Transfer RNA from a Candidatus Shapirobacteria bacterium, 73 nucleotides, folded computationally. Rfam family: tRNA. The family's RNA type in Rfam is transfer RNA. Gene Ontology term of the family: triplet codon-amino acid adaptor activity.
[in-house]
RNA sequence: GGCAGGGUAGCUCAACGGUUAGAGCAGUCGUUUCAUAAGCGACAGGUUGCGGGUUCGAAUCCCACCCCUGCUA
Numbered sequence: 001g002g003c004a005g006g007g008u009a010g011c012u013c014a015a016c017g018g019u020u021a022g023a024g025c026a027g028u029c030g031u032u033u034c035a036u037a038a039g040c041g042a043c044a045g046g047u048u049g050c051g052g053g054u055u056c057g058a059a060u061c062c063c064a065c066c067c068c069u070g071c072u073a
Stems, first nucleotide, its partner, number of pairs: 001072007010025004018056001027043005049065001051063003
């Protein structure tokens, strides 16, 4: 350089082009306990890598770019 896969919450990952982008873990608060952990409940946390395009509507489709992984010369 070429090809393939991937980039979404602090982490690991979901999400037919259409309801408010969700889950687990982590975090905060509450509950429980003599206390801690565990359990239970609630809350908070997102420019969906970046910029354009298509569409009534884009995390999702198209184009260019950036980054990561693998294969290959």